[in-house]
Context: one part of a larger RNA
RNA sequence: CGCAGGAGAUUUGAGGGGAGCUGUCCUUAGUACGAGAGGACCGGGAUGGACGAACCUAUUGUGUUCCAGCUGUCACGCCAGUGGCACGGCUGGGUAGCGAAGUUCGGAAGGGAUAAACGCUGAAAGCAUAUAAGCGUGAAGCCCGCCCCAAGAUUAGAUCUCCCAAUCCCUUAAGGGGUAUGAAGGGCACAGGAAGACGACCUGUUUGAUAGGCUGGAGGUGUAAGCCCAGUGAUGGGUUCAGCUGACCAGUACUAAUCGCCCGUUCGG
Numbered sequence: 001c002g003c004a005g006g007a008g009a010u011u012u013g014a015g016g017g018g019a020g021c022u023g024u025c026c027u028u029a030g031u032a033c034g035a036g037a038g039g040a041c042c043g044g045g046a047u048g049g050a051c052g053a054a055c056c057u058a059u060u061g062u063g064u065u066c067c068a069g070c071u072g073u074c075a076c077g078c079c080a081g082u083g084g085c086a087c088g089g090c091u092g093g094g095u096a097g098c099g100a101a102g103u104u105c106g107g108a109a110g111g112g113a114u115a116a117a118c119g120c121u122g123a124a125a126g127c128a129u130a131u132a133a134g135c136g137u138g139a140a141g142c143c144c145g146c147c148c149c150a151a152g153a154u155u156a157g158a159u160c161u162c163c164c165a166a167u168c169c170c171u172u173a174a175g176g177g178g179u180a181u182g183a184a185g186g187g188c189a190c191a192g193g194a195a196g197a198c199g200a201c202c203u204g205u206u207u208g209a210u211a212g213g214c215u216g217g218a219g220g221u222g223u224a225a226g227c228c229c230a231g232u233g234a235u236g237g238g239u240u241c242a243g244c245u246g247a248c249c250a251g252u253a254c255u256a257a258u259c260g261c262c263c264g265u266u267c268g269g
Base pairs, nucleotide, nucleotide: 001152005163006162007161008160009159010158011157015149016148017147018146021049022048023047024046025045026044027043033038051106052105053104054103055102059100060099061098062097066093067092068091069090070089071086072085073084074083075082076081110144111143112142117137118136119135120134164268167178168177169176170175185263186262187261188260189205190204191203192202193201210256211255212254213252214251215250216249217248219245220244221243226239227238228237229236230235
């Protein structure tokens, strides 16, 4: 820009893409078959490999500063307690998120038309013949079926809902012109997001829990500081399952989403 008014939702599916793999074991059954050795079709069940998708309950990794421990040195006057630097100073753990080596799931079933192949009925050709007319069975393959995209499918689809005038002038009418008016809805802006390169998408903007803060909780770390007690002391014990705590879950308007602006019209050739 188009889809002959504008808008918000929900859709149909022309068409396109993805997927499509396979082993072993048990059973049927030591049956059919075979002198024996051996050893099935068909059908039923179990369990794997590779591949793929989603996810983070558990396992495991990360988790640049969440907690604790430790060394050297410097600083806060000293002790104690802290902080800086030393690869994140080193070490032990670890929430969320993100991952896999983890968890769950997938290939299918089913239907239709067929290939090779196998048939039924059956003449030409009194027989025969699956074929000439006609009718079947039959593949991991084809078309559906499963998952995803999809009406720029210009053949531009469908459904639901919402919005858009009074008045004056000209005109027989249709219609044309003037003035005021700016709908539904959308955008900008702002607070943000398990959305994201940017656009986009989603939530919120005081009629508010959108982010931060605060409060409570979960989870993590592992029993803070201070004081008291025991010990000459190193240290230990008590207060204390403490203290601290990023992303998690709630609650709560304390802070910030202020005030606003723009687009979009008038019934549709």

Large-subunit ribosomal RNA, domain VI from uncultured bacterium 246, 269 nucleotides, folded computationally. The RNAcentral record of the full RNA draws on ENA and SILVA.